[in-house]
Context: one part of a larger RNA
RNA sequence: GGAUUGUUCAGGAACUAGGCAAAUUAACCCCGUAACUUCGGGAGAAGGGGUGCCCUCGGUAAUGGGGGCCGCAGCGAAGCGCAUCAGGCGACUGUUUAACAAAAACACAGGUCUCUGCAAAGUCAAAAAUACGACGUAUAGGGGCUGACGCCUGCCCGGUGCCGGAAGGUUAAAAGGAGGGGUUAGUCGCAAGGCGAAGCUCUGAAUUGAAGCCCCGGUGAACGGCGGCCGUAACAAUAACGGUCCUAAGGUAGCGAAAUUCCUUGUCGGGUAAGUUCCGACCUGCACGAAUGGCGUAACGAUCUGAUGACUGUCUUAACAAUCUGCCCG
Numbered sequence: 001g002g003a004u005u006g007u008u009c010a011g012g013a014a015c016u017a018g019g020c021a022a023a024u025u026a027a028c029c030c031c032g033u034a035a036c037u038u039c040g041g042g043a044g045a046a047g048g049g050g051u052g053c054c055c056u057c058g059g060u061a062a063u064g065g066g067g068g069c070c071g072c073a074g075c076g077a078a079g080c081g082c083a084u085c086a087g088g089c090g091a092c093u094g095u096u097u098a099a100c101a102a103a104a105a106c107a108c109a110g111g112u113c114u115c116u117g118c119a120a121a122g123u124c125a126a127a128a129a130u131a132c133g134a135c136g137u138a139u140a141g142g143g144g145c146u147g148a149c150g151c152c153u154g155c156c157c158g159g160u161g162c163c164g165g166a167a168g169g170u171u172a173a174a175a176g177g178a179g180g181g182g183u184u185a186g187u188c189g190c191a192a193g194g195c196g197a198a199g200c201u202c203u204g205a206a207u208u209g210a211a212g213c214c215c216c217g218g219u220g221a222a223c224g225g226c227g228g229c230c231g232u233a234a235c236a237a238u239a240a241c242g243g244u245c246c247u248a249a250g251g252u253a254g255c256g257a258a259a260u261u262c263c264u265u266g267u268c269g270g271g272u273a274a275g276u277u278c279c280g281a282c283c284u285g286c287a288c289g290a291a292u293g294g295c296g297u298a299a300c301g302a303u304c305u306g307a308u309g310a311c312u313g314u315c316u317u318a319a320c321a322a323u324c325u326g327c328c329c330g
Stems, first nucleotide, its partner, number of pairs: 001325008010316002014314001019311001027051005036041001038148001052069006070074001082309007089301002094106002110146007122132002149296004154226003159223002161219005168214003174208002179203005186195003227245005254288001255285001266282005
């Protein structure tokens, strides 16, 4: 000097990114207990008081009434909740990155869409199989999205997907076989060569021809999308109103500097002596928004954020002690 542990005047978070760590609290009995609430909870809310031993009375006893005694201290040791307020997220119990992440991520009950009529859809498989689905049968099974509950879930079908339609266009194999080529019996020719039936063979036009695509409709809890400019009210400002361009349609309710706000420490209010965080508002939403769900919400959380009380060596500021150890001397 270090590690682990213990104690500490005065102060009490001034420490720090942050009360990290430590301290406080603690058992049992009695009293008492708010907002809010899904009426179950919240709740051990919070906040108080008591606890030993002896005598005595009542009682089977737990325990209760009265009187007395001792200590600094009576759950005399050990073990044994710190509490409260406000907000974000996720309803909840649960699950997860074995060995840096436990969460707001996953799951979940509930909601909804879609497929599937049974040799089901779907899954495994080269194929098959009394394989699974299921010894089930649409109140069933598979898949997608959302995620308790409450109030709700707006507009757009132009593009993409899916579903339906079948008049027309396009169109494969196949059918079809107009026509053309090769070969040559024959025939013409003095010859070179020309023409050339049948058969065989190589091609081959028109025409017929399904699904799909084009086309016509539907469909958003399907993939997705949800405007710009200009003017206008008797101060000024603003614009209920008007004009115009574009679009498939121009963002409804609700929420909003938000886990989303760049400018930004926005502005106002609250809390502090002082607050880039926090809470309540405003709306100018760079770039919220409705099952890629919107907004609320009691309960719950080793969750995240802010505040308060209590408490403390976190700190002012360090000191002492114990054990182990480094180093120095002998």
Model confidence (mean pLDDT): 85 of 100. The part of an RNA shown here (large-subunit ribosomal RNA, domain IV) has 330 nucleotides and comes from a metagenome. The full RNA is in RNAcentral, with records from SILVA. Its Rfam family is "Bacterial large subunit ribosomal RNA".